[in-house]
RNA sequence: UAGUUAUUGAGAAUGGGGUAAGAGAUUAGGCUCAUUGAUCCCCAGGCAACCCACCCGCUUCAAAUCGGAUGAAGGUGCCAAAACCUAACCCGUAAGGGAAAUAAUAACAA
Numbered sequence: 001u002a003g004u005u006a007u008u009g010a011g012a013a014u015g016g017g018g019u020a021a022g023a024g025a026u027u028a029g030g031c032u033c034a035u036u037g038a039u040c041c042c043c044a045g046g047c048a049a050c051c052c053a054c055c056c057g058c059u060u061c062a063a064a065u066c067g068g069a070u071g072a073a074g075g076u077g078c079c080a081a082a083a084c085c086u087a088a089c090c091c092g093u094a095a096g097g098g099a100a101a102u103a104a105u106a107a108c109a110a
C1' cells in the first nucleotide's frame, strides 16, 4: 500500500507544557466547537472496541468455535454532540425504519 473478516446509537470529567486558526473523514447542505486557545504534538489521567490475561457456560473423547462475566500487566486504539445530522437506494401519507456505500478501529495473511 491494496485485500479479507468483525465491530462502530454504550464507555471514557480532564489537568500541565507547546503550537496558532481553524476543526468536527471526503462532496454538498446544516448544525455545533473554537483566541476564555479549539485542532494537533508530548506528559499525566481515564475508557475497555479488538488482540490479550483469567473464570464460567454450551459443545466435544479432548480441543477448537460460540456465549457471558471480571481485569487493565502487555500490543494497538479511543476519551464533545449516534461515524454530530441529512443526502444517493428501498418501505412509509408522514414521523420514522431498513439496506448499501464510504470512513474509522482491530485481527489475519500477502
Base pairs, nucleotide, nucleotide: 001110003108004107005106006105007104008103014044015043016042017041018040022033023032024031027087028086029085030084045079046078047077049076050075051074052071053070055068056067057066083102089098090097091096

Notes: Predicted 3D model of a 110-nucleotide RNA (SAM riboswitch aptamer (S box leader)) from a Bacteroidales bacterium.